A computed fold for a 349-nucleotide RNA from a soil metagenome, annotated as Bacterial RNase P class A. The coordinates come from a structure-prediction model, not an experiment, and the mean pLDDT is 77. Rfam family: Bacterial RNase P class A. It is annotated as a ribozyme.
RNA sequence: UGAGGCGCUCGCUGGCUUCCGCCGCAAGGCGGAGGCGGGAGGAAAGUCCGGGCUCCGCAGAGCAAGGGUGCAGGCCAACGGCCUGUCGGGGUGACUCGAAGGAAAGUGCCACAGAGAACAGACCGCCGGGCCUCGGCCCGGCAAGGGUGAAACGGUGCGGCAAGAGCGCACCGCGUCCUCGGAGACGAGGACGGCAGGGCAAACCCCACCCGGAGCAAGGCGGGGGUCGUCACGGUUGCUCGCCAGACCCCCAGAAGCUGCUCGAGGGCGCCGGCAACGGCGCCCCUAGAGGAAUGAGCGCCACCGCCGCAGGGCAACCGGCGGCGGGACAGAACCCGGCUUACGACCU
Numbered sequence: 001u002g003a004g005g006c007g008c009u010c011g012c013u014g015g016c017u018u019c020c021g022c023c024g025c026a027a028g029g030c031g032g033a034g035g036c037g038g039g040a041g042g043a044a045a046g047u048c049c050g051g052g053c054u055c056c057g058c059a060g061a062g063c064a065a066g067g068g069u070g071c072a073g074g075c076c077a078a079c080g081g082c083c084u085g086u087c088g089g090g091g092u093g094a095c096u097c098g099a100a101g102g103a104a105a106g107u108g109c110c111a112c113a114g115a116g117a118a119c120a121g122a123c124c125g126c127c128g129g130g131c132c133u134c135g136g137c138c139c140g141g142c143a144a145g146g147g148u149g150a151a152a153c154g155g156u157g158c159g160g161c162a163a164g165a166g167c168g169c170a171c172c173g174c175g176u177c178c179u180c181g182g183a184g185a186c187g188a189g190g191a192c193g194g195c196a197g198g199g200c201a202a203a204c205c206c207c208a209c210c211c212g213g214a215g216c217a218a219g220g221c222g223g224g225g226g227u228c229g230u231c232a233c234g235g236u237u238g239c240u241c242g243c244c245a246g247a248c249c250c251c252c253a254g255a256a257g258c259u260g261c262u263c264g265a266g267g268g269c270g271c272c273g274g275c276a277a278c279g280g281c282g283c284c285c286c287u288a289g290a291g292g293a294a295u296g297a298g299c300g301c302c303a304c305c306g307c308c309g310c311a312g313g314g315c316a317a318c319c320g321g322c323g324g325c326g327g328g329a330c331a332g333a334a335c336c337c338g339g340c341u342u343a344c345g346a347c348c349u
Base pairs, nucleotide, nucleotide: 001346004302005301006300007299008298009297010296012039013038015036016035017034018033019032020031021030022029023028041330045341046340048339049338050337051336052335053215054214055213056212066211067210068209069208070207071085072084073083074082075081086100087098088097089096090095101206102205106204107203108200109199110198123146124145125142126141127140128139129138130137131136154172155171156170157169158168159167173195174193175192176191177190178189179188180187181186219259220258221257222252223251224250225249226248227247228246234244235243236242266285267284268283269282270281271280272279273278304327305326306325307324308323309322310321312319313318
């Protein structure tokens, strides 16, 4: 990306309709027989986020508790989603991943190993001095090298030194300040500082922003017709009309009922704007609405994939042709919509 196509037969489901029978004054209802056209998905799934709608709560606003989110800008009804970018990790690359605020507010933790794990430390070692039975031992200096570890209190090099050490210097890193570029995340450059401030917030916590609760098993309820609907005080708009609510009369139905209920932030195509997500305009389309819950099965042909056989082309990898056999997944709407995640025969990158 896609979720095979066409035809015939039988079946399921709900809609419209014709005829017949019964009830009824009628409208209509019930039953039977036919006809016509409709009937799952890209994920209908998980129910993980965000909304619509409904009921409950609430004067309004704020605070606390609890939960969530966490780079910038944009998109969107909204989002924890999407797009473009920044920084960091991975990859030769196309690309891909990121729980990406704060460790200089406080508390806490850092297993094992190791001398030492955050008020550093000295096992081996290096250097100076002393002693000696020449194996070492003692005193002092050091932290470069070795060792341990996920991590050892900046790194590399030169100088320096008894040996060493930011002790001095250069570069890198880090911090502070400044300049320039950028809408911003951030980037580039310069000056100064010898280096302070290890890691963990997927520990508590701090900061900023967001959030009332429950869910269609929410919730609502007779339908149609007629009259009134007022001098004044039902609603809609200040008035009139109209409409609705309401009152009365008649007819019909009976709850395992009716409604909510499927036209919606809807889909397709084209043009325009935008890098894109997306937006605007025009034209066209209407596409399940059941409710213990339908959408299925068989056969034939075609297409696709796999295996086998036959003959052919090609040096070969392989290619197409004919025939036979086999295969087609994941999964099933249940109020609706936008996402995310997961599943999946086949094909493509």